This is a predicted structure of a 70-nucleotide RNA (transfer RNA) from a Planctomycetota bacterium. Its Rfam family is "tRNA". Rfam classes the family as a transfer RNA. Taxonomically the source falls in Planctomycetota (Bacteria, Pseudomonadati).

């Protein structure tokens, strides 16, 4: 210098108007637990700015992680 990644506690999807699985919590059930079933909590989407009615998404800069070249 170039490329990729950063979204829930974890692993990740996301195409301009935020999701899944697991985990957690409550209940059912059991003598009790596990499994199973039902319900439910949890995010200022790495940070700052710009465009837009509206930005995780598009543009610019920065920070962090990984890789390539020298």
């Nucleotide at each position: 210098g170039c490329c990729c990644c950063g979204u829930a506690g974890c692993u990740c999807a996301g195409u301009g108007g935020a999701g899944a699985g697991c985990a957690g919590c409550u209940g059912c059930g059991u003598c009790a637990c596990a499994g199973g079933c039902a319900g439910u909590u949890g995010g200022c989407c790495g940070c700052g700015g710009g465009u837009u009615c509206g930005a995780c998404u598009c543009c610019c800069g920065c920070c962090g992680g990984g890789g390539c070249c020298a």